[in-house]
Context: one part of a larger RNA
RNA sequence: CACCGCCCGUCACAUCACGAAAGUGGGUUGUACUAGAAGUCUGUGCGCUAACCAGCAAUGGAGGCCACGGCCCAAGGUAUGACUCAUGAUUGGGGUGAAGUCGUAACAAGGUAGCCGUAGGAGAACCUGCGGCUGGAUCACCUCCUU
Numbered sequence: 001c002a003c004c005g006c007c008c009g010u011c012a013c014a015u016c017a018c019g020a021a022a023g024u025g026g027g028u029u030g031u032a033c034u035a036g037a038a039g040u041c042u043g044u045g046c047g048c049u050a051a052c053c054a055g056c057a058a059u060g061g062a063g064g065c066c067a068c069g070g071c072c073c074a075a076g077g078u079a080u081g082a083c084u085c086a087u088g089a090u091u092g093g094g095g096u097g098a099a100g101u102c103g104u105a106a107c108a109a110g111g112u113a114g115c116c117g118u119a120g121g122a123g124a125a126c127c128u129g130c131g132g133c134u135g136g137a138u139c140a141c142c143u144c145c146u147u
Stems, first nucleotide, its partner, number of pairs: 003110001005107001008103002011100001013097004018092003023087012039072001041070005047065003052061003113134009
């Protein structure tokens, strides 16, 4: 750069992050059932046993070992929830991007004044109805103030 101005939305293209989504894969965790290793404790045993006790001895007792059973119980398994992460055909708007498309909604009375609320409608900006505001121009009148 001053109306040959400014400027709005749809559409198209590129790109970025986000939301929804049948689901899919993982992490943490609750509940119920199941499972029941190792170990402590405990019970049982015509089982084994140098040291201690009794006994001349045989042997018996105490203790220890072993086997089996029981209580507690870890991992694991099954079922069903919670939280969370990633991913997902497709889908929704959003941001950004010198010179794309369609119109021209707003800014002057912006060419139907604009805006707010609400309802309906429409490629899009928007349009229409009802109510409200002046942050509306113009013309006329009234009240007040100043000269």
Small-subunit ribosomal RNA, 3' minor domain from Candidatus Sulfopaludibacter sp. SbA3, 147 nucleotides, folded computationally.
Its mean pLDDT, the model's own confidence on a scale to 100, is 81.
The source organism's lineage runs through Bacteria, Pseudomonadati, Acidobacteriota, Bryobacterales and Candidatus Sulfopaludibacter.